[in-house]
RNA sequence: CGGUGCGUGGCUCAGCUUGGUAGAGCGCCACGUUCGGGACGUGGAGGUCGCGCGUUCGAAUCGCGUCGCACCGA
Numbered sequence: 001c002g003g004u005g006c007g008u009g010g011c012u013c014a015g016c017u018u019g020g021u022a023g024a025g026c027g028c029c030a031c032g033u034u035c036g037g038g039a040c041g042u043g044g045a046g047g048u049c050g051c052g053c054g055u056u057c058g059a060a061u062c063g064c065g066u067c068g069c070a071c072c073g074a
Base pairs, nucleotide, nucleotide: 001073002072003071004070005069006068007067010026011025012024013023020057028044029043030042031041032040050066051065052064053063054062
């Protein structure tokens, strides 16, 4: 320098193919249960999808640029 993949709640990831209300597990908070804790049950908070621009009625999803990480090649 070129190519490929990844980037989404605190963590690990799904959703992207086929644009249409952002989700799951774990964790966290409250309550119930218990002598208490754990486990279990119920409820709740927390991200507007790495960043910018564009296309569109509408973008996590499509296009362009860019940043970070990993791998491959030179």